[in-house]
Order: sequence, then structure tokens, then C1' cells
RNA sequence: GAUUUAUAAAGAAGUGGCGAGAGACAGGCUCACAGACCCACUGGCAACCCUGGAUACAGAAGGUGCCAAAUCCUGUCCCGAAAAAUAACCGGGAACAAAUAAAUU
Repeated sequence: GAUUUAUAAAGAAGUGGCGAGAGACAGGCUCACAGACCCACUGGCAACCCUGGAUACAGAAGGUGCCAAAUCCUGUCCCGAAAAAUAACCGGGAACAAAUAAAUU
């Protein structure tokens, strides 16, 4: 890198460094020189593995992961409501994409 399966309206930030963009992509919206993003240290959370338990649930030693905003929202299709010449808007569902885990390769 590829494949399969699973998950998401819950949860969890301080200090220092750097110095201009960042939130995958597109649109929106937001974050950011009162210093974001990223990196380091410390701390924390508990999604998966794990540990305890019959389960519910609990834990955080260990492997990953995570610690702005619902995966920040939407993206394709279907249904409903309203409207009506259609559509947009609104509500719901199923996909897609991306992310993470576990397993295989």
C1' cells in the first nucleotide's frame, strides 16, 4: 500500500518550541500572529486490542488511537413534510468518501 470486518451527536489540555496557514478532497462554515496547524514534554480520555466480570459494567499496566466544532456540516440515491410548474429549504433512511481499530496479505 491492498483486502475484510467494526465504529462515530459520548469522552479527554497545559507548558515550551516554531512561525503561517489549518480543519483529507470540493463547497460552506469555523480555527489562527491575543500564535492556530505541526513538533517535544507532561497530563488526560477510553474507541479497538487488552485486563477483571456470567452479563451489565468497570479498569488504564501494556499495543494502537484520540484530546475545537456530530466524521464541523453538506456531497450520491430513496422516503416523508411543506410548497407546488419545478426546485431549493426542513426531517428521516441507505450508500459513498475519509479516519481509526482488529485481522489477513